[in-house]
Molecule: Bacterial RNase P class A
Organism: bacterium
RNA sequence: AGGGGCGGAGUGGCGGUCGCCCUCCCUCGUCCGCGGGGGAGGGAGGAAAGUCCGAACUCCGCAGGGCAGGGCGCCCCGGGAACACCGGGGGGGCCCGGGGGGAGACGCCCGGGCCACGGAAAGUGCCACAGAGACGAGACCGCCGAUGGCUCCUCCGGGAGCACAGGCAAGGGUGAAACGGUGCGGUAAGAGCGCACCGCCCCGAGGGCAACCGAGGGGGCACGGCAAACCCCGCCCGGAGCAAGACCAAGCAGGACCGAGGCGCGGCCCGCGCCGUUCGAGGUCCGGGUAGGUCGCACCGAGCCCGAGGGCAACCGAAGGCCCAGAUAGAUGACCGCCCUCCCGCAAGGGAGAACAGAAUUCGGCUUACGCCCGCCCCGCUUC
Numbered sequence: 001a002g003g004g005g006c007g008g009a010g011u012g013g014c015g016g017u018c019g020c021c022c023u024c025c026c027u028c029g030u031c032c033g034c035g036g037g038g039g040a041g042g043g044a045g046g047a048a049a050g051u052c053c054g055a056a057c058u059c060c061g062c063a064g065g066g067c068a069g070g071g072c073g074c075c076c077c078g079g080g081a082a083c084a085c086c087g088g089g090g091g092g093g094c095c096c097g098g099g100g101g102g103a104g105a106c107g108c109c110c111g112g113g114c115c116a117c118g119g120a121a122a123g124u125g126c127c128a129c130a131g132a133g134a135c136g137a138g139a140c141c142g143c144c145g146a147u148g149g150c151u152c153c154u155c156c157g158g159g160a161g162c163a164c165a166g167g168c169a170a171g172g173g174u175g176a177a178a179c180g181g182u183g184c185g186g187u188a189a190g191a192g193c194g195c196a197c198c199g200c201c202c203c204g205a206g207g208g209c210a211a212c213c214g215a216g217g218g219g220g221c222a223c224g225g226c227a228a229a230c231c232c233c234g235c236c237c238g239g240a241g242c243a244a245g246a247c248c249a250a251g252c253a254g255g256a257c258c259g260a261g262g263c264g265c266g267g268c269c270c271g272c273g274c275c276g277u278u279c280g281a282g283g284u285c286c287g288g289g290u291a292g293g294u295c296g297c298a299c300c301g302a303g304c305c306c307g308a309g310g311g312c313a314a315c316c317g318a319a320g321g322c323c324c325a326g327a328u329a330g331a332u333g334a335c336c337g338c339c340c341u342c343c344c345g346c347a348a349g350g351g352a353g354a355a356c357a358g359a360a361u362u363c364g365g366c367u368u369a370c371g372c373c374c375g376c377c378c379c380g381c382u383u384c
Stems, first nucleotide, its partner, number of pairs: 002379007010370001012339007020043010045356001049367002052365005057241004069237005074090006091117001092115008101106001118232002123230002125226003140172002142168003147165002149162005180198006199221001200219004206213002245295004254286005261275005303322003309316002340353005
């Protein structure tokens, strides 16, 4: 000097000028709806995003019980309104690095990373291909000839051979996986058949709030994998969502009552025209309710700032201070000066301050995106 990962913070500070949106105050005008002028205060985010969880709020539904269906899921303690969230701890599995034990099989210790991680010892189902056999299995090659059988020999005691019945599961072979592993003994050959070690199961002094750990003892050993297959276990679950929902309410249509006139030709008279008098013009009232408007909704709140103190942490929080964007899907900006950071330049000076993205009922989380800056870790290159 470059690249990558994780975490933090979040478009730099001060001053000035000119605008935009909202609220409040003063003033002028007003057709009382509002408009003009002046002033004060506030005005995007850490994710406002995805809409994935959990709630607030609103409406609809709802005796009680059961079935069906759906969601969540290692366990414990804590935090929190709640959660599929957060913190701490414990167990298991997989991977990497190091150490040391052993002949080996294998297991132990230390450090780091990852995890849709309840149950496969209730039952059912599945386990491709290969293979004899894929789970209360099995014999292809193989091993054996103790027992029975057959053939031969015999000194009649027995011996040799065959591999038909049969025994075995060591070794080979198949496979992702073959019914504990390694070694010694044992045997006809073998086999937890016996033993040692390892693994597994059961009991368990004691420790810990608990999950759990576990000195020591016993048992030849029963238990392959898959639940993101059915299923079983534990906990939870009514639905829709601010286009929720509430109020006001043109026009058109409807209903009740009155009703013979009503309207236009600029004021009056005449006249003319149109609509009406059974098919009812016009007027008054009524209910539902569309467009539209107001509220919900700018929130005194799971509120914000600061923070004594408590806690390993998540988090809680005394005292003090504050009221803080908001719609029309539309505002939230621009310029100048100084400082700050970075880049170029010997200097004078010049340039840049970016990415992701933008509120729309409101909170708490999760996830995803992100240029510069800060912290930590890693990778290779160059130089010493």